This is a predicted structure of a 264-nucleotide part of an RNA (large-subunit ribosomal RNA, domain VI) from a soil metagenome. The coordinates come from a structure-prediction model, not an experiment, and the mean pLDDT is 89.
Context: one part of a larger RNA
């Protein structure tokens, strides 16, 4: 901007785009065939492989603002006990989140025209012929089916639900205040280069802080006791905790402005 009033929602699907693979074992059946050797069409179930889409429950990463251990060293006036700096100083773990190697799931049934082929009736040619009229059967392919976009499909589609017929004037496809709604802003993330989506703005749990839980680390300082220390035990499943789950207006989402139909 455009879909002849202006919105908010919820769809139809013209069209387009993904996907489409393979293998092993069993039954049927050691049956059909075959002297035997050896061995099945059909039809049925199990299980991979490699591709794929979505997940993080479990298994494995990673997890530079988590815990703890530990070296050197400078500071904290000194012991303790810390902090800085050495690649995150090293080194053992490890929430959320992102991931694979983990976990689920997918190709499918199906149903339509057909390829080559294989046939029914059957002339032209009294015969014959699958063809010239007809009419049937047939493949991972082809159209549907099964996922996703998709109404600028200008052929601008459907539903529902809201908000109205206002004022002015030069009467125009005018201006202009406002409905219903948006937007700007501001607290943010299930969402992102930016935008844009998507939640919440006090009639509020949107981010933070507090408070409780999971949940990680793994037993804090300080004191006590023992031990000549080094260090061990007890207070104490202790003490410290980014992201996860609930609660709580305590702090921050103030105030407020801008657009927005009058229906040819």
């Nucleotide at each position: 901007c455009g879909u002849a009033g202006g919105a908010a929602a919820u769809u139809u699907g013209a069209a387009g785009g993904g996907a489409g693979u393979c293998g092993u074992c069993c039954c049927u059946a050691g049956u059909a065939c075959g002297a035997g050797a050896g061995g099945a069409c059909c039809g049925g179930g199990a299980u991979g492989a490699a591709c794929u889409g979505a997940c993080c429950u479990c298994u494995a990463g990673u997890g530079u603002a988590c815990c703890a251990g530990u070296u050197g060293u400078u500071c904290u006036g000194c012991c303790a006990a810390g902090a800085g700096c050495a690649u995150u100083g090293c080194u053992g773990g490890g929430u959320a989140g992102c991931u694979a190697u983990g976990u689920c799931g997918g190709g499918a049934c199906u149903g339509g025209a057909u390829a080559a082929c294989c046939g029914c009736u059957g002339a032209a040619a009294g015969c014959a012929u699958c063809u010239a009229a007809g009419c049937g059967g047939g493949a991972a392919g082809c159209c549907a089916a099964c996922c996703c976009u998709a109404a600028g499909a200008u052929g601008a589609g459907a539903u529902u639900u809201c908000c109205c017929a206002c004022u002015c004037u030069u009467u125009a496809a005018g201006a202009g205040u406002u409905a219903a709604g948006a937007c700007c802003c501001c607290a943010g993330g299930u969402a992102g280069a930016c935008u844009a989506c998507c939640u919440g703005g006090u009639u509020g749990a949107u981010a933070g802080g507090c408070c409780g839980c999971a949940g990680g680390u793994g037993g804090a300082a300080g004191a006590g006791c023992a031990g000549u220390a080094a260090u061990g035990c007890u207070u104490g499943c202790a003490g410290c905790c980014g992201a996860g789950c609930g609660g709580u207006a305590c702090u921050a989402a103030u105030u407020g402005g801008u657009c927005g139909a009058g229906g040819a």

It matches the Rfam family "Bacterial large subunit ribosomal RNA". The RNAcentral record of the full RNA draws on MGnify.